[in-house]
This is a predicted structure of a 528-nucleotide part of an RNA (small-subunit ribosomal RNA, 5' domain) from an uncultured bacterium. Its Rfam family is "Bacterial small subunit ribosomal RNA". The coordinates come from a structure-prediction model, not an experiment, and the mean pLDDT is 83.
Context: one part of a larger RNA
This record gives sequence, C1' cells and structure tokens, in this order.
RNA sequence: GGGUGAACGCUGGCGGCGUGUCUUAGUCAUGCAAGUCCAACCCCCACACUCAAAGCGCGGUUUCUAAAAGAAAAUUCGCUUUGAGUGUGGGGAUGGCAACCGGGUGAGUAACACGUUGGUAAUCUAUACCUUUCUCGAGAAUAACCCCGCGAAAGCGGGAGCAAUACUCGAUGAGAGUGAGGGGACGAAAGUCAUUCUCACUUAAAGUUUUAUCGGAAAGGGAAGAGCCUACGUCCGAUUAGCUAGUUGGUAGGGUAACGGCCUACCAAGGCGAUGAUCGGUAGGGGACCCGAGAGGGUGUACCCCCACACUGGCACUGAAAUACGGGCCAGACUCCUACGGGAGGCUGCAGAUAAGAAUAUUGCGCAAUGGUCUAACGACUGACGCAGCGACGCCGCGUGACUGAUGAAGCCCUUCGGGGUGUAAAGGUCUUUUCUCAGGGAAAAAUAAAUGAUGGUACCUGAGGAAUAAGAGGUUGCUAACUCUGUGCCAGCAGCAGCGGUAAUACAGAGACCUCAAGCGUUACCC
Repeated sequence: GGGUGAACGCUGGCGGCGUGUCUUAGUCAUGCAAGUCCAACCCCCACACUCAAAGCGCGGUUUCUAAAAGAAAAUUCGCUUUGAGUGUGGGGAUGGCAACCGGGUGAGUAACACGUUGGUAAUCUAUACCUUUCUCGAGAAUAACCCCGCGAAAGCGGGAGCAAUACUCGAUGAGAGUGAGGGGACGAAAGUCAUUCUCACUUAAAGUUUUAUCGGAAAGGGAAGAGCCUACGUCCGAUUAGCUAGUUGGUAGGGUAACGGCCUACCAAGGCGAUGAUCGGUAGGGGACCCGAGAGGGUGUACCCCCACACUGGCACUGAAAUACGGGCCAGACUCCUACGGGAGGCUGCAGAUAAGAAUAUUGCGCAAUGGUCUAACGACUGACGCAGCGACGCCGCGUGACUGAUGAAGCCCUUCGGGGUGUAAAGGUCUUUUCUCAGGGAAAAAUAAAUGAUGGUACCUGAGGAAUAAGAGGUUGCUAACUCUGUGCCAGCAGCAGCGGUAAUACAGAGACCUCAAGCGUUACCC
C1' cells in the first nucleotide's frame, strides 16, 4: 500500500447491487418448510335431479245428485318419509407416485474424502426418450365403514362383512437367465473368448374410459445418473521409530448390482517403515478469493462441484436408489404430559426465542415469474424461489447548490498596534431544482387468442413549491501533506518508531488557522 462475512469510537442525506451467528454441531416455546392423484378402488356426509312405493292435503278439474252440502272414483299438483340411480362438492381408508430431490451445517474425516488421469470384459439404473413383442384365466384376504370392549392419554384388542392397477395361483414364453451340446476365432496344448445354432429347465402382465386416452409386462438401445478400482497430488511434529493377527497372501465357500479378507473355514508367514510407517496435533476438499511484476505466500464467507453429518451411539426395513434431517426399531442423555399404570419430542429447514459473545437481521408478502412433486387435465403443495423489511457491513453512483458580490461588514484569531488572517467566504443580487415535499399519470417483467404481477401505485414520466431537507472524521516535531497563540511546568498527559513535557512546548490541553479523506473518517484484529 492492498484486502476483510469484521468489531469498536465519532458522525450520518439518498439510491442500485451484493452481503449479514466467524462464538455454543449449546438448548429450543410457537407457526409454517412434502405432498398429490377419485380418470385404480371402497365407504361416509351434504346438495341437486330422475324413478318407484307409502302417507297426508277444506288444493284444482271431471263424473254422481235439480242445486248446495256431501260421498265415491279417476286424474293432476304440492309436501313428508323410505328405497334405487345419476351428477356436483367435501371427508376417511386401501392403492399408486413422490417423500433419497430441493433446503441446512462443517461436528467428524489426513482418507481413494477431494482434485486430476485412466479402467469397469467386475457393475446397477425408477421416471422420461427410441425400437420390438405381449396384455389369457382363476382365487383367497384385508383397511376404512359397522358392532363390542380396554385405556387418563398415546393408542390397542375382538367380531361380522366388502373392493381394487393391493395380494396369490395357473396359462403362454418371442425374448431373457441357467445348464448341456454342436459350429467358429486365437492357441502347440491346456484352455480362453465373443458370437451363432439346437435342446432342457426357470421366469410376465392390470386395468380404466361416454369419447379421448392413459396405463401394465418382457427384451434391446441411447441419454443422464450412481457404485467400485487405479496412478499421481494433498498440513505440522522424530522431544512419536518401530507398526500389524483378518494382519499379508493362497484354496474353498458365503455375500453383493459388482471385484475384493467384504465375511467364514483351512493353509502359508507374510505385509508396512528414515522416499518417515505407527502415534500425536490440526483440518471438510476443489473451482476459486486476497496479496504479489512474477515465483510464490495466505484463505476456503457468499456462488458452483464433491464429501460428511442430522440430539448421542447402533441397526436394519421399504425402495431403482437410503442404512433415510422434518420414516422405523433398540440403547443413552435431556425436555415435556400423566389419572403414576404409562406416554410424547428432536429447528445443523424459514422466521423466531434463550444462552454464549466484540459481533451478525423479520415469528413479513407471494406462488405472478423460474424450477420441483403429484395429476389426463383443471389444479394442489412448494420458508426452493421471487420479493419486501432491518444493518454505511461492503462496492458503485448521486447530492448537500450555481453565477455574481468589498482594497474586503460583523464576530473570532494573530499583531511589531501600522496592520494581517478567516475571505467572495457571509450578507445582498440573479438563477437552477439533481435531491426533497405535494399533486396527476403509470410500467416492462406475461410465456397468451383471452385471463393471470407478490414486488407496487414501486421504477419511470409530467406539473407545482422552495436554496429549500443534507458534513463530518482524523491529523498538523520527523518519517508525512499541514503553525501560531494561550494554559500547564518530567505534572497532567501524548506516542506506530525516533521521541515530547523539568517556565518562551509548532509533539500535552484549549482556541484560531491549515492539511488529508469524505457519508464517511479513524482505531483494533488478521492476511499478503
């Protein structure tokens, strides 16, 4: 000099874009953050319509009687109840897909964790895309609902009965898998290899629909993703020198999507190490960021990629994928409820609280956009995201007026008392209106034929008003730009270093003047 996720002091007008618990991976009240599909299927409720039956009505019309009253019958209308059906909406369950993404954090990890390079003939891949083929038949249950019971609750048990794209069985088998055999290539052979042919065995499916569709099964391919392996790189300590028993290798088996001591049995005695093993300490890694002419040094906040973790430790289930942050089980610590028998919970999601700390924000608005999940669609959900709020925390931009105005007001300071400085500075005059206030208009972002904007009555535009609303901080002995007076008297104090202060202090304190930077300026901490 440059830099910072900064903090502190003094000060503070505006806007844009960023950024904001670096400490206790301490503990958490409250709300929200993952649902969706009724065009798979069942039940319940509400409403509307249609049909049927029954009942009611001093309703209307017709017939009977000369008429009225009355009676009976037919028909029509209205209301009520019950049953059936259809439609719309809501709810509950079964079922499907999603919940493994997205979001957070950096505890652990010195390791194939990460980065770069190869390999996988040792592998997997739901949805989506392309190609081919198929989609036949049957059965037994069960949740919700209903009935009964237990419990304070969380919840649980029993009975009856019912559905499916839930479950089970059978058929078919192009194809696929396994095995056997034949042909082929390589090879001297043993054998290895991909491919082809034959045979045997094994292995599928699900329907919905008024129309339209949408689905289901098998196989192959590409895309995209994942697993595993490999070489090299990857901090400090030798005041850590020896380490190792599934340890190192083999055989056989198990296990996995897959190779492998990954696991087991047996056999051998190996394997690593001054090119630093082992042990201890520290640490997520990279793209990048800061400094530097470079070499290099330092850092790993935000954004992107990878990894790891989800109260602590362990375990598996489901699934294409998890050993699963807002799933499950067990144990532990902690907190809460309890009728004392027993139960509930996990903010390292967004806000927020408390604690800690020098220190770090709103319990905001919206799904309008982008993206995601589900759905045929409409749409639903989405604290991802888009926005707004707070903080000069950072960067960038703008303003706090412009011109004119005296041999130069006042005040203040200095003075050799003549004067000099502040200083065109002020006042005064003439203007302007960025900004500000008020009023009027008012977006783009919307992809559309139309509709649809949280931001936002924002940005922006027009008009009116009035210099109006807006300057400080540090420094002035040298380094280092900027000097005098007064006070103090080795005191009080200053200070980055040298140093200053003991009666004329440009170094302390105050004042005036001046210098530098400026909505900032200084200090502290850390890095180059």